[in-house]
RNA sequence: GGGCCUAUAGCUCAAUUGGCUAGAGCACCCGGCUCAUAACCGGGCGGUCCCAAGUUCGAAUCUUGGUGGGCCCA
Repeated sequence: GGGCCUAUAGCUCAAUUGGCUAGAGCACCCGGCUCAUAACCGGGCGGUCCCAAGUUCGAAUCUUGGUGGGCCCA
């Protein structure tokens, strides 16, 4: 220098190929259970979907550019 993949909650990841209010597990908080802790059960909290622009009635999803991370070629 060239090519490919990737970025969604504090962490690990979904979202059925553009449309229902963006979800799950773990973590955290409250309660139950227990002599107590863990486990288990119930409830709660948590996101400007990496940034900007474009397309569209409508974008986490498509297009372009940028940034971070990973891999390959030279």
This is a predicted structure of a 74-nucleotide RNA (transfer RNA) from a Nitrospinales bacterium.
The coordinates come from a structure-prediction model, not an experiment, and the mean pLDDT is 81.
Its Rfam family is "tRNA". By type it is a transfer RNA.